Predicted 3D model of RNase P RNA and transfer RNA as a complex of 466 nucleotides. It holds a member of the Rfam family "Bacterial RNase P class A". Model confidence (mean pLDDT): 77 of 100.
Parts: sequence; structure tokens; C1' cells
RNA sequence: GGAGGAGAAGAGACGGCCGCUGCGGGGAGAGAUCCCCGGAGAGGAAAGUCCGAACUCCGCAGGGCAGCGUGCUGGGUAACGCCCAGUCGGCGCAAGCCGAAGGAAAGUGCCACAGAAAACACACCGCCCAAGCGACGUGCCGCCUCGGCGGUGCGCCGACGGCAAGGGUGAAAAGGUGCGGUAAGAGCGCACCGCGUCCCCGGUGACGGGGACGGCACGGCAAACCCCACGCGGAGCAAGAGCAAAUAGGGGAGAUGCCAAGGAGCGGCCCGCUCCGACGCUCCCGGGUAGCUCGCUGGACCCGUCGGGCAACCGCCGGGCUAGAGGAAUGGCCGUCGUCCGGCGCUUCGGCGCCGGAAACAGGAUUCGGCUUACCUUCUCCUCCGGCC
RNA sequence: CGGGGAUUAGCGCAGCUUGGUAGCGCGCCGCGUUCGGGACGCGGAGGUCGUGGGUUCAAAUCCCGCAUCCCCGACCA
Repeated sequence: GGAGGAGAAGAGACGGCCGCUGCGGGGAGAGAUCCCCGGAGAGGAAAGUCCGAACUCCGCAGGGCAGCGUGCUGGGUAACGCCCAGUCGGCGCAAGCCGAAGGAAAGUGCCACAGAAAACACACCGCCCAAGCGACGUGCCGCCUCGGCGGUGCGCCGACGGCAAGGGUGAAAAGGUGCGGUAAGAGCGCACCGCGUCCCCGGUGACGGGGACGGCACGGCAAACCCCACGCGGAGCAAGAGCAAAUAGGGGAGAUGCCAAGGAGCGGCCCGCUCCGACGCUCCCGGGUAGCUCGCUGGACCCGUCGGGCAACCGCCGGGCUAGAGGAAUGGCCGUCGUCCGGCGCUUCGGCGCCGGAAACAGGAUUCGGCUUACCUUCUCCUCCGGCC
Repeated sequence: CGGGGAUUAGCGCAGCUUGGUAGCGCGCCGCGUUCGGGACGCGGAGGUCGUGGGUUCAAAUCCCGCAUCCCCGACCA
């Protein structure tokens, strides 16, 4: 100088005055309400509502199908898709960072265009005539109606034969590199690498190391259907409970009328269960009130010492109390001090003085544990790489 | 506070299920027709598929985050 990681503050503090919302105490008033005193009063994300729970109701929270979610291993936790530690893969010189990371030899499906061929591989250009086949030329032998015909050898060529190395297409071309081999080639053979099967060793495990065997059988996509493993009943504090007030306890539609059917709880379906089953039930329209209390904040809570654990976290002890309002309060002014920023002046270069300004994201609404997203300005600690002394 | 849905051309919508070429209607522009306009006929332009990432060879479509907009939910009888 550059880079990486972990964490903290999160811009005010004190005093005075005027205000806001609850709570406690006292007082006034018939009551509504008012006055005085005391004490309390937003966040690291209170947010998005993306996960997980507590709590409450739906009879129990039942069975099957369907559906949804999660997905390397081990641990933590009330639980989780979160956290910690590790494994593997990718990136980086490194510190380190990132990863929805089970299965493609269970099945189905898709792989546009281009290309010969896109998954039972195939043959456009190309390479090759060793064997077999065919055309042509020619040597030898045989027959002959002297034109030829047949057999055999050699040369050369060919595809309806062989090959898949090279070219070309594509995101992807049926193991890769090298040597041998061959007519040309090819796991055809061999060595190394990759892959698969089995065995041994280490590890709780994911997995790692080693050895033997196999000539390759197995392209990609599961954030396509699917398979496997695990989990999930539904709704949400406008849950729900008690009280009060008011109205037209009105109108329409539906189902069925002993059994039952039907409707509701129930939310996709079926079964099962329970209730209603005609002064009743369901749905719609219309009507009324939008008031009080509980739930409602002391809790898987916060801080500190010690102990266990690599860590997440857990345990013991001690201390602390930290909004509970219900359309919703936490604000404004002045003074002193401080922090940061900008400007000017002085300087012994450490700072000092004066003037001006202050600003991030944002705000509780049943409560917790996480994740994600937003965020001005700084500070602390640790690590790596490079240069210089 | 809680629950649900939508975003594709100027406007209203399809395409997404099963990933490969973004289309329909109205509107807009030009030409024709007409004395002129409308209607009609012919031709044409116009698209960050809300936004940022990811999976894939390939994303409007599949997955995740964010933004904006819309809808529903009280109790009594």
C1' cells in the first nucleotide's frame, strides 16, 4: 500500500421551561372530568411478513389418497428452511469466500436451431482396399465356331464393403493423453489419469487413504414429472372469553319430510366421529352497534462471575425489571459542554481559537427464536499478500 | 394488525400449466377511397415482459429476494 474476517457505537449528555401517553399516591367534584406529586416511556433493524414456535378456538387432532415443504454429515435448539463444527465441489497466490450439495444403472419426458447423427448412436466431408464382392488392364493355363469364354495370379480403381482417427455442427458428439498396433482405424493392446465393483485401514458419520479386479458398461436436465428419506390437521389476538347498548329477532332462496336424505364442524376428496334435523339449519339481502373489561406483557427475558464444550450452546450462583397505549404518546425552545463536517486565522506541526451546520435507515400494536432487506458516519481487534527499512 | 392476488406495446388483455418464434383488440403513423371528415381497405412502427440475482445450453415462463398497486377480514340480531 492492497485485501479478508469478527465485533461495537449508532450523537447526544446535563440543567431549566412548556407540552404528550399510561401507571402509583393524594385532593376537588353528584358525575363527566380536573389539579398536585412521584416514576416510566421505540429499534438494530421495531420493517418485509419469508420460515419456526408459544398461546387460543375449531369435539379428539383420527385413518387413507392427494397436496405442500425440507434435502451432504454430525451436533445445538422448544422448534426451524436458523446457528455451529466438519466433508465434498467451485473461486482466490493467500487470509478467506460461495454452494437449494439425496437419486439420471426404477420409470416417463425434454434437449429448439445447426448438424450425418442428440441417446437401441450415426456416417456429410474424409481415411482404407488386408479378406470377400464388383469394374478395368495384364501374365500364365485350358476350351474354341478364332470373335471370344472360363480358371488363376498381379496391378489399379470402386461401393451396395471396412473405419470412426481428423475436419465440420452444436451448450453438449458416446472416456482423456501418449506409445504400440493396423489396409485404414479403433480400449484393439499397454502405461498414467478418469470411471465402476470388491476388499483393507482411519473416521460416530459425510468422506478420505491404499490395494486388487474390470476395457468402459454410465451424455445433460429432477429450481421437469417422479423415486427415496423426514416433517406438516385448519385458522389466526379482527384468535378467543365475559359484559353492555341498539334494531324490523324482518324478507328471499335451498335441502329433506318415521327410518333417512341433507346441512354444518371441515379447510381438496373419501371414510370415520360429533351436532342440527322445521318455533330448527345453511346462504343471500336488509337492519343495528361500533362501547367496556380480560387475553396483555415477568419472559425458551436481560447483565455478570464460575464451570462444561473447538464452537453453536448448556448448567450453577448472584443481580436487574425494561412501553403496554388501542387510530395510537416519547415533542419543542433556551443555556453549558462534547462529537463530527465545512470555512477562516494562528501554530512550537502535537494542536488551538472563531464562525456556520448536524443529516442515516427508520418507528412498537399478542409475544418470542431466526432469516432477509434498508442504513449516514466512524471506531476496535485479528489475519493474509506485496514493497521498503 | 392479519390473509390473498396482480405487474407483458399508449390502454385493456392472452401467452407461463408442458422453458427455445412475444401475440390479440382498441389506439398511433403512412397510402388509398371521399369535395372534406368518419367508417372501410392495404401497409407499417412501437416491448428493459416491474426490478435484482440464481437454475439451465437457453427464462415472460422455473426458484429466491425486493418494489409498486389492488382486494378481503369486526361484533349483535